The part of an RNA shown here (small-subunit ribosomal RNA, 5' domain) has 475 nucleotides and comes from an uncultured bacterium. The coordinates come from a structure-prediction model, not an experiment, and the mean pLDDT is 87. RNAcentral holds the full RNA, with entries from ENA and SILVA.

[in-house]
Context: one part of a larger RNA
RNA sequence: AACGAACGCUGGCGGCGCGCUUAACACAUGCAAGUCGAACGGGUGGGCUUCGGCCCACCAGUGGCGCACGGGUGAGUAACGCGUGGGAACCUGCCCUGAGGUUCGGGACAACCGCGGGAAACUGCGGCUAAUACCGGAUAUGGCCGAGAGGCCAAAGAUUUAUCGCCUUGGGAUGGGCCCGCGUCGGAUUAGGUAGUUGGUGGGGUAAUGGCCUACCAAGCCUGCGAUCCGUAGCCGGCCUGAGAGGGUGGUCGGCCACACUGGGACUGAGACACGGCCCAGACUCCUACGGGAGGCAGCAGUGGGGAAUCUUGGACAAUGGGCGCAAGCCUGAUCCAGCGACGCCGCGUGGGUGAUAAGGCCUUCGGGUUGUAAAGCCCUUUUGCCGGGGACGAUGAUGACGGUACCCGGAGAAUAAGCACCGGCUAACUCCGUGCCAGCAGCCGCGGUAAGACGGAGGGUGCUAGCGUUGUUC
Repeated sequence: AACGAACGCUGGCGGCGCGCUUAACACAUGCAAGUCGAACGGGUGGGCUUCGGCCCACCAGUGGCGCACGGGUGAGUAACGCGUGGGAACCUGCCCUGAGGUUCGGGACAACCGCGGGAAACUGCGGCUAAUACCGGAUAUGGCCGAGAGGCCAAAGAUUUAUCGCCUUGGGAUGGGCCCGCGUCGGAUUAGGUAGUUGGUGGGGUAAUGGCCUACCAAGCCUGCGAUCCGUAGCCGGCCUGAGAGGGUGGUCGGCCACACUGGGACUGAGACACGGCCCAGACUCCUACGGGAGGCAGCAGUGGGGAAUCUUGGACAAUGGGCGCAAGCCUGAUCCAGCGACGCCGCGUGGGUGAUAAGGCCUUCGGGUUGUAAAGCCCUUUUGCCGGGGACGAUGAUGACGGUACCCGGAGAAUAAGCACCGGCUAACUCCGUGCCAGCAGCCGCGGUAAGACGGAGGGUGCUAGCGUUGUUC
């Protein structure tokens, strides 16, 4: 000098930040991912009706897109994980752009109806039905395979008639997968390690290279420039310190990685081996009619526990951004705000002027000194706070949670607002009383055994000030 701090005493206001560093311990409750009727058929309610039907609202269902983003955490990881610089054998929904197409048919399954099973979670059978759901045929600008001949591959419609879509394919953009050079903590009281191990060939697998996997063949490969093993640890931009070199650190914010009760697995998909999806196993918790089921806060709040220690079960989608939708809009604990906490930084205030040497306190050589212009008194001012009135920017036409907030005007009234540590030397600040190697102090040196400037109190003083000290940690 610094801090995500804690503890003690004290505490007026505002702005901006920050706030479980410990148990990646367990979690009650609510919310955190939906949306589309301009893909589709129904159910319920309502309105209109020329009884054909049409329109509106709600409800689940089929279907589409999203749910792989956003948000959390740091357990694991010493690794191509990260940082930096390169590389070739790849993918990329939505978006931009180019070329072409959008043809003919078919059969189902939910919802619904009927009948059942179950305490529940749920579920079985039969029957009807629509589609941008599913399947077949055609065509192939083009694409894929192939040396070639040739072979193979599509589609979906909706409506307000102007669009939005759908299929094939080229390019771009964006995002991502993979490989390599270099860098990246401690221990040698860890010296050898390795059998898919190292390389090759054939095959498989992947979007793609590769021992990624497999069969066979060869016997290699790494290591004192530290392999292997053990311990510790997410990495970086940065942050702290320092004249720098360096040392320490990685909280908030941003980038990357990893994880989602523990372990394993795949499915769907452009993308996951998927926090609020699925399956299996395990531990734990809950429900049960004992047959069987349900759950996963390292999302936002909140609870218990652990701990020296870390917040509200708040408001709003107004803004920014995201998902869906042509849109209106809906959703959004992302976000924006508010609340709590002197946790930090910054700013402001607790009054200004004048004022006889009051009283009281303390000291005293008893003369006085000091507290001390300090108080009172008198004269002013009104920041903050309080009361009243006006009142935004943030919002482009509409729309403001914050919020009657910031800010402005008026009013009353010194009124609402000072503490903490220290005073032997280092180190700025001294006397009295008490105590008597006791009680105690202490960062180091050291104080205390009857006059203690070092203990305790008081008066006085010094230093900082809404803080001041102590402890811890780093330089």